[in-house]
RNA sequence: GGGUGAUUAGCUCAGUUGGUAGAGCAGCUGACUCUUAAUCAGCGGGUCGCGUGUUCGAGCCACGCAUCACCCA
Numbered sequence: 001g002g003g004u005g006a007u008u009a010g011c012u013c014a015g016u017u018g019g020u021a022g023a024g025c026a027g028c029u030g031a032c033u034c035u036u037a038a039u040c041a042g043c044g045g046g047u048c049g050c051g052u053g054u055u056c057g058a059g060c061c062a063c064g065c066a067u068c069a070c071c072c073a
Base pairs, nucleotide, nucleotide: 001072002071003070004069005068006067007066010025011024012023013022019056027043028042029041030040031039049065050064051063052062053061
């Protein structure tokens, strides 16, 4: 230098043909318990890596850039 894949909650990851973003774990609160743990109930947490474009509408499509991994040279 060329190519492929990945980037979504604190962490690990879903997200179907573009239709208004979720799970598990973690955290917080409560119940239970002598206390802790476990269990049960509830709550909070997101610029969807950064931009531009297409569209009535973008996590999803197009283009550019960034970071990481791998392959080729």
Transfer RNA from a Pseudomonadota bacterium, 73 nucleotides, folded computationally.
Lineage of the source: Bacteria > Pseudomonadati > Pseudomonadota.
Model confidence (mean pLDDT): 80 of 100.
It matches the Rfam family "tRNA". Rfam classes the family as a transfer RNA.